RNA sequence: GCGCUCGUAGUAUAGGGGUAGAAUCGUGGCCUUCCAAGCCAUGGACGCGGGUUCAAAUCCCGCCGGGCGCA
Numbered sequence: 001g002c003g004c005u006c007g008u009a010g011u012a013u014a015g016g017g018g019u020a021g022a023a024u025c026g027u028g029g030c031c032u033u034c035c036a037a038g039c040c041a042u043g044g045a046c047g048c049g050g051g052u053u054c055a056a057a058u059c060c061c062g063c064c065g066g067g068c069g070c071a
Stems, first nucleotide, its partner, number of pairs: 001070007010024002013021001018054001025043006047063005
């Protein structure tokens, strides 16, 4: 330099055109003599820029970053 692949919450992940979801975590509550466990509620996320579309996390292009391969 070229090709492939990945980037979504503090962490690890699902979703590939129309609602961002579960786990864990944080906060509050219930329960308990207290703690732990359990239950309920709530908070928090689509790497950046552009294009297509009525509508983009999703499709296309470029860039940035991680991984793998070729030279």